This record gives sequence, structure tokens and C1' cells, in this order.
RNA sequence: AGAGCCGGCCAGGCAGUCGCUGCACGGGCCCCGUCACUGGGGCUUCGGGUGGAGGAAAGUCCGGGCUCGGCGGGCAGGGUGCCAGGUAACGCCUGGGGGGCGCGAGCCCACGGAAAGUGCAACAGAGAGCAAACCGCCGAAGUGCCGGUAAAACGGUGCUGGCAAGGGUGAAACGGUGCGGUAAGAGCGCACCGCGUCAGUGGCAACACGCGACGGCACGGCAAACCCCACCCGGAGCAAGGCCAAAUAGGGAAGUAGCAGCGUAAAAGCUGCAGCGCCGGCCCGCGCGUACUUCCGGGUAGGCCGCUUGAGGCUUGUGGCGACACAAGUCCCAGAGGAAUGACUGCUCACGACAAAACCCGGCUUAUCGGCCGGCUCUCCUU
RNA sequence: GGGCCAUUAGCAAAGCGACCCAAUGCGCUCCCCUGUCGAGGGAGAGAUCGUCCUUUUGAAUCCGACAUGGCCCGCCA
Repeated sequence: AGAGCCGGCCAGGCAGUCGCUGCACGGGCCCCGUCACUGGGGCUUCGGGUGGAGGAAAGUCCGGGCUCGGCGGGCAGGGUGCCAGGUAACGCCUGGGGGGCGCGAGCCCACGGAAAGUGCAACAGAGAGCAAACCGCCGAAGUGCCGGUAAAACGGUGCUGGCAAGGGUGAAACGGUGCGGUAAGAGCGCACCGCGUCAGUGGCAACACGCGACGGCACGGCAAACCCCACCCGGAGCAAGGCCAAAUAGGGAAGUAGCAGCGUAAAAGCUGCAGCGCCGGCCCGCGCGUACUUCCGGGUAGGCCGCUUGAGGCUUGUGGCGACACAAGUCCCAGAGGAAUGACUGCUCACGACAAAACCCGGCUUAUCGGCCGGCUCUCCUU
Repeated sequence: GGGCCAUUAGCAAAGCGACCCAAUGCGCUCCCCUGUCGAGGGAGAGAUCGUCCUUUUGAAUCCGACAUGGCCCGCCA
């Protein structure tokens, strides 16, 4: 100098003018209450003060807080899955182990169990899970034929047969190399390598080493197939939920009453009509029903709370490899309910991306113009 | 704001590890039939299963992420 890896931070800046919104204060107006003041509430076109989006506020994929009165046990179901630690918890994070990629810094991995059981493997292929022989190799053993011979021996060839080295199929075919051995072969035997099991050693553990002993190899893949093992998890969600509480309808309790018309100052009075049940008819009584009055309770509209001080931020110190924890100091940093962050002007630069809260946190994932800082690797050059 | 569901030819819709480069119906194209159209008969085209990944020998199907579309929400009875 070039190429690259990891971690952290920022997300245009400054000034002016005019707005929007939360809060508390002062002023003004209105309402409630009081004899009056004190007091309570609302509005504000008034004044100055102070706060006002994000690293993802997003997806809603995990984990929690909070709420539904409190607390258990089991089944089903769901989730997680190397080990240790961190944490309120996690599927997150840190460190380590194992595997893979990269020259490297580093990056990636749902990474328990397939010798508990069940199941799956299309096509191809001889054979696909205690599997098999298509081409091939052999001619030992048995036997047919041919040659050969006096007869045999022997040679060739076919069948029964032996083999699994080579070829071939497949994603996958029951260790590799060499020597011996054999009719040909084969862990059949041996040596070395590989593999498995067990001692032993190191480590909290995962795991590593395993030169020692044993085993000729017996143990292929898939569990994001059922399943087994270990551990974890009730369900619903702030439209959760709690409080106050109209009008109308409906529910409950008590009481009163025949209803309508005419008539009257108001009554009296007159006329008409009077539901259902207690067997039918009439009368009385009771109950239901109807109408009115008063009271009670639930819920709705509406209002208030939940609502933002929190597993909180910043600085310093201590412990730890680290995630993180502890201590001291310091700060208060949106909280709406049609839903607020904007507009204009000037200067400036590297010319501004993705996108904007709605109960709150911890993560993950996804989107994102560019810039800054720190650590590290490789290549080339110079000294 | 919160909770759920779906996505397969132009439309509807089956298939839920290999038989599937995916059934079927309507529609489309061509041929026959008819004087012509329709109906009818025959033949054919048209989908990498929303996108990108993971697991697996093998994915429309299993896993994850994303995109698009749709549904539901208070109280009493």
C1' cells in the first nucleotide's frame, strides 16, 4: 500500500421564526359547594418554564413482569436437547468440547439416543438390512460328453457346485495396504494402519489421550418418522383487569289501585267493558298478570385508574478469561385516546437510509444511505 | 393493539415424504359434427406448488425466516 475479519458507537449539525403535545406554575372565565371565605372540578383564542420516538419503535418468533380471588397433583399436548456458567427467565448470551469451511484473523452447525422397539429407502441393481451372485474367477469334490490311452493318468467343455478379488448399479453394498495361503478366493492366518470395548491418565463436565489388555470386525443411514431418555411449560391476554356510574329496556322487593267515556269547580253520579288459574256456571276469596309510586342490585353509554421509577440510564471502582455481578455517586428521560415530533429561512458537511411509540421489559429475526473508533489477519514493497 | 387462518395452471380444488416435472372440474387451443352458432365427441397446451433457506439419498408435503390476503376481539343471557 492492497485485500479481509471481529467488536463498539453515531443516524445530519447549528441558529432564528411560527406551530403540535404531556406535565407542573401563574392569570382569566365557567360550574359545584358554603351565609360568606377556605375548598373541589373544567376550559383557555393568555404568559413564561420544562419533557417530547427507534436501533430497529417492525415481525409477533421465543422468554418474563403484570392482570383475571389463592394454592396443588396427574393425564393428554407442546417445547428444548454436547458440557459448564450467566440471567428473573429463555429457543438468548459467554467460555469450552466435537464436526465442517477458510492460507489466516475468523465463520458456520436443532450437536442426546439407531447394540429398547416399530417403521421408511422410489428408480437402478444379482442383492437394500444377518442381503445376494448379472458379468466374472475356479474346476478342489460329484457327474455327463469329447479328445487321449491297451486301460488309466491327463487335457477341453457342460451341469450340480465353490468364491466374493475385479467389473457394474445406487445416496448408501458388511474395513484398507502388503505378505502368506488357496482350485479360485476370502480376516482364512499374520504384520502395519483403521475400528469397537475396557483398564489407566488429564479435565467440574462435554471430551481428549489411550503406547496397556481384549475382540478379526460383530456395530450402515434416517428420530426437522413414530418413539425412548433428561429437563421445562396451566389458559388467556391492557379490547387483560379494577373503580365510579346516566337515559331506556329488562330483573328483584314493598305498597296502592278495577279501567275507559260522559258529567262536575272538584266529587258524587250514569253508561260501557272487565284477562288467566283454583274441574263447569254464579258469588266471595286467594294467586298470577296489568297500571302507578318508592327502593334495591347487575350491566351498557360515559368517566377514572391500569400508564410508566424500571430485572432503569450514566460515571467510577472492585471481582471474573468472559457473559455478568457487586458497591458508591449521580440523573428522571414520551405517555396520547382520532392519536403529538412538523413547516419555513439562513449557514455548513461526508447531501442524509430503513422507518416512527400505544402496558412494560430481556432476546432473536428481518429492513437499513453512509460515517467514526478500537483490535486483528494475509499478500506485496521499503528499511 | 392483541389473537388466529390461508397461499397449488386464468378460476375452483385434491394430493401431506419417492408412485407426483402434481389428479379433477370449469375455462383456453385444434380437429370432427352442423348451412352457422351452441350442445356433443376426440386430441392437446397450460403449474419448477407465494419467495428464500434447513433436514433428508429424495420436499408441494418436514423445519425456520420473509411476503401477500383474510377472519376474530367488551358486558349480560